[in-house]
This is a predicted structure of a 393-nucleotide RNA (Bacterial RNase P class A) from Poseidonocella pacifica. Its mean pLDDT, the model's own confidence on a scale to 100, is 77. The model forms 95% of the base pairs in the Rfam consensus. The sequence was found by an Rfam model in a public genome assembly. NCBI's taxonomy places the organism under Bacteria, Pseudomonadota, Alphaproteobacteria, Roseobacteraceae, Poseidonocella.
RNA sequence: GCGGAAGGGCGGAUGGCUGCGGCGCGUAUGCGUCGAGGAAAGUCCGGACUCCACAAGGCAACGGUGCCGGGUAACGCCCGGCGGGGGCAACCCCAGGGAAAGCGCCACAGAGAAUGAGACCACCGUGCAUGCACGGCAAGGCUGAAACGGUGGGGUAAGAGCCCACCGCGGGACGGGUAACCGGACCGGCACGGCAAGCCCCACCGGGAGCAAUGCCGAAUAGGGAUCGCACGCGGGAUGGUCGGUUCGCCGAAACCUCCGCAGGGCCGGCCUUGGCCCGGCGAUCCGGGUUGGCAGCUUGAGCCUCUUCGGUAACGAAGGGGCCAGAGGAAUGGUCAUCCAUGGGGGUUUCGACCCCCGGGACAGAAUCCGGCUUACAGCCCUUCCGCGCGU
Numbered sequence: 001g002c003g004g005a006a007g008g009g010c011g012g013a014u015g016g017c018u019g020c021g022g023c024g025c026g027u028a029u030g031c032g033u034c035g036a037g038g039a040a041a042g043u044c045c046g047g048a049c050u051c052c053a054c055a056a057g058g059c060a061a062c063g064g065u066g067c068c069g070g071g072u073a074a075c076g077c078c079c080g081g082c083g084g085g086g087g088c089a090a091c092c093c094c095a096g097g098g099a100a101a102g103c104g105c106c107a108c109a110g111a112g113a114a115u116g117a118g119a120c121c122a123c124c125g126u127g128c129a130u131g132c133a134c135g136g137c138a139a140g141g142c143u144g145a146a147a148c149g150g151u152g153g154g155g156u157a158a159g160a161g162c163c164c165a166c167c168g169c170g171g172g173a174c175g176g177g178u179a180a181c182c183g184g185a186c187c188g189g190c191a192c193g194g195c196a197a198g199c200c201c202c203a204c205c206g207g208g209a210g211c212a213a214u215g216c217c218g219a220a221u222a223g224g225g226a227u228c229g230c231a232c233g234c235g236g237g238a239u240g241g242u243c244g245g246u247u248c249g250c251c252g253a254a255a256c257c258u259c260c261g262c263a264g265g266g267c268c269g270g271c272c273u274u275g276g277c278c279c280g281g282c283g284a285u286c287c288g289g290g291u292u293g294g295c296a297g298c299u300u301g302a303g304c305c306u307c308u309u310c311g312g313u314a315a316c317g318a319a320g321g322g323g324c325c326a327g328a329g330g331a332a333u334g335g336u337c338a339u340c341c342a343u344g345g346g347g348g349u350u351u352c353g354a355c356c357c358c359c360g361g362g363a364c365a366g367a368a369u370c371c372g373g374c375u376u377a378c379a380g381c382c383c384u385u386c387c388g389c390g391c392g393u
Stems, first nucleotide, its partner, number of pairs: 001389010012340007020035006037364001041375002044373005049210004054275006062206005067081005082096001083094004097201002102199002104195003120141002123136006149167006168190001169188003174183003214296004224287007233262004240257002242253004264279004303324009344359006
């Protein structure tokens, strides 16, 4: 100097005038202060919170995750490792458990595609003869995504793990590591492929709905009316209502309501057990009133930023100091003027350091219950570290 890799930041600033929303103060005019992102997006994960007569445990179905260890409120996220793949490397990628539980697939091509499958060309041998027949072979060639180990040597008629060396594959004492895994003396010529982001098996995790959740106030010819069907059990005068009597102290009755007990029925996204809760009405059709309002939920938190100390490789955790904080409600956070700044374009000057003028605020994009992540989008500019190549000293 060029090319590449990883990480981080900005993505405007100041002032005047003026317009909005929240909060606080003020008798009023008003004053002060705060006010949209790194993704606010996607609605893909995980939660907080709210409600659901249902809760706990178990089973099934369905769904999710998938190497090991750590972090976290939790996660499918983050960090660090292991294994595999790509790259000269820095680095990047992996839907990373199981193919000996079972089923299924590997089209076409090719001789043959998974229990010793396979013989078209070629090679070798024999016979007859210039091309056939028989036999051997699977090392060479062809086909294919993939050919039932690779390279070299020996051996053979030609060949073949047929034999040997090394590699690969299977087993493996022992050693290292928390583990995933790594190394590995020694043994074995060693037939048994791939796909599970095919079904499946295994391990672990998972109630449902969601701020339009939910709660309060207000509102009502109205705790509404009509018709039909089903159901309306048993016991106790026992708290009262009710009925009868009464000398007003009470006594009696029991059809109805209330109360108590029993029985029965019902309540979970499916089933069972344990515990609990609800019920005298249930269902259908028609007519009709109110509900379009207000308040809360609403933003102080598993908070964000920064500094120091300690622990940790790190993610992160603990302690201490300082600073910061939109809450609208069809939906505020804007407009305008001036100056500066970064970049781009045009013109001019230049002592080549730079200066002046004009144009142009242009990237992705707007909070809606709130957090932790992931994914996607992003003009331009800046910073740090690392790798490779070339040159010079």